[in-house]
Transfer RNA from Morchella snyderi, 72 nucleotides, folded computationally.
Lineage of the source: Eukaryota > Fungi > Dikarya > saccharomyceta > Morchella sect. Distantes.
RNAcentral records the identical sequence in 28 taxa.
Rfam family: tRNA.
Its mean pLDDT, the model's own confidence on a scale to 100, is 80.

RNA sequence: GCGUACUUGGUCUAACGGUUAUGAUUUUCGCUUCCCAAGCGGGAGAACGGGGUUCGACUCCCCGAGUACGCA
Numbered sequence: 001g002c003g004u005a006c007u008u009g010g011u012c013u014a015a016c017g018g019u020u021a022u023g024a025u026u027u028u029c030g031c032u033u034c035c036c037a038a039g040c041g042g043g044a045g046a047a048c049g050g051g052g053u054u055c056g057a058c059u060c061c062c063c064g065a066g067u068a069c070g071c072a
Stems, first nucleotide, its partner, number of pairs: 001071007010025003018055001026044006048064005
């Protein structure tokens, strides 16, 4: 330099062109307990940046950034 794949809460992760984005972990509040742990219930927290297509984009297309792998 070229090609391919990927980018979603603090961390890991699922799904999808359609009204509220999934789960785990984390954190917080409560319940339970003599206390702790474990368990149970409630809350908080996310689409890499820009542009385009579309009635509607996290999803499709383009450009850029980053990561991984391959080739040179």